[in-house]
RNA sequence: GCCUCAGUAGCUCAAUUGGCAGAGCACCGCCCUCGUAAUGCGGUAGUUGCUGGUUCGAUUCCAGCCUGUGGCU
Numbered sequence: 001g002c003c004u005c006a007g008u009a010g011c012u013c014a015a016u017u018g019g020c021a022g023a024g025c026a027c028c029g030c031c032c033u034c035g036u037a038a039u040g041c042g043g044u045a046g047u048u049g050c051u052g053g054u055u056c057g058a059u060u061c062c063a064g065c066c067u068g069u070g071g072c073u
Base pairs, nucleotide, nucleotide: 001072002071003070005068006067007066010025011024012023013022019056027043028042029041030040049065050064051063052062053061
């Protein structure tokens, strides 16, 4: 330098071929306990890597860029 794949909550990952952005863990509060943990209940948390394009509508499609994985030279 070229090719492939990936980038979504603090972490690990979903989102059924364009139509309300979610789960588990973590965190906060409550219940329980003499107290703590666990269990149970509730809650907070996102410019979906960046910039543009297409569209009534983009996490999803297209282009460029950035970062990372793997491969080739």
The RNA shown here (transfer RNA) has 73 nucleotides and comes from a Tepidisphaeraceae bacterium. The organism belongs to Tepidisphaeraceae, within Bacteria. The RNAcentral record of the sequence draws on ENA and MGnify. Rfam family: tRNA. The same sequence occurs in records of 3 taxa.